[in-house]
This is a predicted structure of a 74-nucleotide RNA (transfer RNA) from Oscillatoriales cyanobacterium USR001. It matches the Rfam family "tRNA". Its mean pLDDT, the model's own confidence on a scale to 100, is 80. The RNAcentral record of the sequence draws on ENA and Rfam.

RNA sequence: GCCCUUGUAGCCCAAUUGGAAGAGGUAACUCGCUUAGAACGAGAAGGUUACUGGUUCAAAUCCAGUCAGGGGCA
Numbered sequence: 001g002c003c004c005u006u007g008u009a010g011c012c013c014a015a016u017u018g019g020a021a022g023a024g025g026u027a028a029c030u031c032g033c034u035u036a037g038a039a040c041g042a043g044a045a046g047g048u049u050a051c052u053g054g055u056u057c058a059a060a061u062c063c064a065g066u067c068a069g070g071g072g073c074a
Stems, first nucleotide, its partner, number of pairs: 001073007010026003013022001019057001029043004050066005
């Protein structure tokens, strides 16, 4: 330098391949339990889907570019 792949909540990870973003796990928070904690149970909250544009009635998803991680070739 070229090609492939990944980027979604603090962290991990779904989203059936354009049609209602939390389905889940974990952490933190609140409440219960406890002398007080841990564990356990319950609850609530948390998102500019890496960034900038484009296509579309509608984009996490498609297209272009940029950034970052991983892999391959030279």